[in-house]
RNA sequence: AAACUUCAUAGGCAAACCUGCAGAAAUGCAGGGACGCAAAGCUAUAGGGACUAAGGUCUAAGGAGAUGAUGUCAGCCAGCUGCCAAA
Numbered sequence: 001a002a003a004c005u006u007c008a009u010a011g012g013c014a015a016a017c018c019u020g021c022a023g024a025a026a027u028g029c030a031g032g033g034a035c036g037c038a039a040a041g042c043u044a045u046a047g048g049g050a051c052u053a054a055g056g057u058c059u060a061a062g063g064a065g066a067u068g069a070u071g072u073c074a075g076c077c078a079g080c081u082g083c084c085a086a087a
Stems, first nucleotide, its partner, number of pairs: 012037002017032006035075001041080003047077002049073003056067004
């Protein structure tokens, strides 16, 4: 340095849902709550993908449709970084 295998210890985060607040919405924040997670840590113009569709534009003239990210998601893939043990 690489590969394989076994077993912990101490911990960490927190889905759905509920309440409150913000937002057009997606969603976010706080509290509760645990579905799960060895990176469920960080990164949204480094890359892909997804969600919403306000302003705008087009059609219509029917408060309807289409388009649309500068908004959102990393607990979708991904990039970067990192704790501990048989040691």
Description
The RNA shown here (c-di-GMP-I riboswitch aptamer) has 87 nucleotides and comes from Paenibacillus lutrae. The organism belongs to Paenibacillus, within Bacteria. Its mean pLDDT, the model's own confidence on a scale to 100, is 78. Rfam family: c-di-GMP-I riboswitch aptamer. Gene Ontology term of the family: cyclic-di-GMP binding. Of the family's consensus pairs, 95% are formed in the model. The RNAcentral record of the sequence draws on Rfam.